[in-house]
Context: one part of a larger RNA
RNA sequence: GCCAGGGAGUUUAUAGGCGUGGCGAGGCGAAAGCCGAAGGGAAACCAAGUGUCCGCAGCACCGCAAGGUGUCAGGGACGUCGUGGUUAUUCGCGAUCAGUCACUCCUGUAAGACCCGAAGCCGUUGUGAUCUACUCCCGAGCAGGGCGAAGCUGGCUUGACGGUCAGUGGAGGCCCGAAACUAUUGGUGGUAUAUUCCCUUUAGGUGACUUGGGUGUAGGGGUGAUAGUCCUGUCGAACACGGCAAUAGCGAGUUCCCCUCAAAAUGUGUCUCAGCACAGCGUCCUUGGAGCGUGAUAAAGAGGUAGAGCACUGAUUAGACGGAGCGGUUCCGAAAGGGAUCACCGUUUUUUCAAACUCCGAAUUCUUUAUCCGCGUAGAAGAGGGCAGUUGGGUGUACGGGGUAAGCUUGUACACCUAUGCGGGAUUGACCGCACGUUGGGUUAAGGACCCUAAAUGCUAGCUAAGUGUGAACUGCAAAAGCGUCUCUAUUCAAAGACAGUCGGGAGGUAGGCUCAGAAGCAGCCAUCCUUUAAACAACGCGUAAUAGCGGACCGGCCGAGAGUGCAGAUUCUGAAGAUUUCCGGGGCUAAGCUAGCUUCCGAUACCCAACCCAAGCGAAAGCUUGUGGGUUAGGGGGGCGAACGGGUUGCGCAGAAGUAGGGCUGUGAAGUCCUAUGGAGCUGCCUGUUAUGAAUAUCCUGGU
Numbered sequence: 001g002c003c004a005g006g007g008a009g010u011u012u013a014u015a016g017g018c019g020u021g022g023c024g025a026g027g028c029g030a031a032a033g034c035c036g037a038a039g040g041g042a043a044a045c046c047a048a049g050u051g052u053c054c055g056c057a058g059c060a061c062c063g064c065a066a067g068g069u070g071u072c073a074g075g076g077a078c079g080u081c082g083u084g085g086u087u088a089u090u091c092g093c094g095a096u097c098a099g100u101c102a103c104u105c106c107u108g109u110a111a112g113a114c115c116c117g118a119a120g121c122c123g124u125u126g127u128g129a130u131c132u133a134c135u136c137c138c139g140a141g142c143a144g145g146g147c148g149a150a151g152c153u154g155g156c157u158u159g160a161c162g163g164u165c166a167g168u169g170g171a172g173g174c175c176c177g178a179a180a181c182u183a184u185u186g187g188u189g190g191u192a193u194a195u196u197c198c199c200u201u202u203a204g205g206u207g208a209c210u211u212g213g214g215u216g217u218a219g220g221g222g223u224g225a226u227a228g229u230c231c232u233g234u235c236g237a238a239c240a241c242g243g244c245a246a247u248a249g250c251g252a253g254u255u256c257c258c259c260u261c262a263a264a265a266u267g268u269g270u271c272u273c274a275g276c277a278c279a280g281c282g283u284c285c286u287u288g289g290a291g292c293g294u295g296a297u298a299a300a301g302a303g304g305u306a307g308a309g310c311a312c313u314g315a316u317u318a319g320a321c322g323g324a325g326c327g328g329u330u331c332c333g334a335a336a337g338g339g340a341u342c343a344c345c346g347u348u349u350u351u352u353c354a355a356a357c358u359c360c361g362a363a364u365u366c367u368u369u370a371u372c373c374g375c376g377u378a379g380a381a382g383a384g385g386g387c388a389g390u391u392g393g394g395u396g397u398a399c400g401g402g403g404u405a406a407g408c409u410u411g412u413a414c415a416c417c418u419a420u421g422c423g424g425g426a427u428u429g430a431c432c433g434c435a436c437g438u439u440g441g442g443u444u445a446a447g448g449a450c451c452c453u454a455a456a457u458g459c460u461a462g463c464u465a466a467g468u469g470u471g472a473a474c475u476g477c478a479a480a481a482g483c484g485u486c487u488c489u490a491u492u493c494a495a496a497g498a499c500a501g502u503c504g505g506g507a508g509g510u511a512g513g514c515u516c517a518g519a520a521g522c523a524g525c526c527a528u529c530c531u532u533u534a535a536a537c538a539a540c541g542c543g544u545a546a547u548a549g550c551g552g553a554c555c556g557g558c559c560g561a562g563a564g565u566g567c568a569g570a571u572u573c574u575g576a577a578g579a580u581u582u583c584c585g586g587g588g589c590u591a592a593g594c595u596a597g598c599u600u601c602c603g604a605u606a607c608c609c610a611a612c613c614c615a616a617g618c619g620a621a622a623g624c625u626u627g628u629g630g631g632u633u634a635g636g637g638g639g640g641c642g643a644a645c646g647g648g649u650u651g652c653g654c655a656g657a658a659g660u661a662g663g664g665c666u667g668u669g670a671a672g673u674c675c676u677a678u679g680g681a682g683c684u685g686c687c688u689g690u691u692a693u694g695a696a697u698a699u700c701c702u703g704g705u
Stems, first nucleotide, its partner, number of pairs: 001705006011111007019103005026035003039046002051078004058071005080095005114253001116251002121243003125240003133217002136214006142207001144176003147172001151168007181204003186200002189198002219235001221231002256640006266279005280390002282387006291375003295372008307360001308358002313354003318349006327342006393417010422433003437612007447602003450587003456599001458598006469589002481574002484571004489566005501558005507531003512526003537552001540551003613630002616625003641694001643691007651683002659678008
């Protein structure tokens, strides 16, 4: 892990509520007494007679019906009354009459209180020093080698003390050490469930040494060369038992079915932020008795956002004119002083901006009224009560704050996910479509129609040559700059011949004047005329020392129809570097890509049709329903199935009960029933009562495997 069995909202008291029943101004109890029939006030104390109107149901009457009238319990409004407050009031509470007892069910509270789970705390309770720490008692052990303290002896020396040399001697928490023994530094060796063991390397090895046996110290205590170490694999307070079912706002689990409605992740407070209380949102019941509204249009009002603007406030570009002449820089001057400019102030023209600017100003929005529309006597609005859950939210779109940004953070509005399946987006929680009882048939939505893969390798007109693209978004888009193509538009030239090409001309005064060694169109300065002309610059470039020379502008011939320029749009390419064949879902595609248009088809639990089931409503029932309805987590409400035992009652069984195994049938389902085999003696339907009553999960418990 699997299988079988066990395994979690119970019981008592009390309080509230729905329901049912008994009695009823009383009810219950043996009784004391409790609840109720009177309240108000802190208290002293005082203490409630049937009133009026509206009006639902009901009832009565009228009417063929629709409906109307009367009376109206309960209901509503106003009075009146009691009491408190006050000088006196508004005013608060109460009265104009229903309780109480029992039982079922739901819930609160007190108890272990649905079950399981701590770390811990405590004790007129114990057990431990066979491990280990330290003390004490009786014992045991330490190869071999080295160094050579004091003391002593002798020689030499000295006045003496002493010194010195040689020997002897054998001290030492001395040295070396694979002896025993003890420890365990590295190997991050091997091994191992645990600070284990093994190998190698290493440290101590006559001492504060090592070790055997015995003995003592005990839990807020011991012991401790001190590490909070050790005290039997347990130590920042041992172990066992008890208080004990400690407590747990935390975690896990919590057992049959169907029907119906269906949330919240917000506000306020909180030693509060993992929790609670109240409100909000859900559900069920009661009451109530006629309106209600989230809709549309119109009218009348409200407003200062988007946008826009610069009239105010503030920021800001470039000028013009004027002013004062204080400041910076600078010029003239011997100085005094004067001039220029920048900055400054005012006016005016101009450029650009603002959440905390506004001369302006929408769309949406809000309020009121009117008319429609929708819901509502098959019961709306309002009111009361029972039971909850929720208080970690998230994503998309629009608009904000913070942030370089984020699958970031923090807000507002709406939708969706959460709690929601189905079709599409290849894949997918929130994007698009659309929301679901069961079955069959048809039509569409989003999205698609070459193949995978259902449906036109459809039609018309263009674009793209880059595999660009084949991507609604999520999603992944790169920029400046440049090459190419297409389109729109404006304008110029052009059969009196444009543009391009080619052939020819492109002159004279003159080498203009000055300057210069020279300066001749072409170093530089000044001027830039006139003539002949079809046209030709006192010259646009190259060139020469200066000339010369070569083009250009400009003109003509040939040629023969479009050519040039500006603005804007579309599209492709370059710019463009990453780690898997890498990102069109794939194959592949030159359309099966992109743009504009047209037709057909496919495509969902959507829509339509048919049948059935269920809910809701009506009805005494059978049954009916034009129309409306059928997703659902937490959760509320309703109705059922099964188990065990008891009471009543009906039955079955050796011609085969229960149980077990396999199969058939019925029911939406929990389940029921029948057949066959096995088995061999009990079992069961219906009504009713009582529960230790339903298992897949809790690292659940016990057993088996």
Record summary
Large-subunit ribosomal RNA, domain II from a Microcaldota archaeon, 705 nucleotides, folded computationally. Its Rfam family is "Archaeal large subunit ribosomal RNA". Its family is annotated with structural constituent of ribosome and ribosome in the Gene Ontology. Taxonomically the source falls in Microcaldota (Archaea, Nanobdellati). The prediction has a mean pLDDT of 81.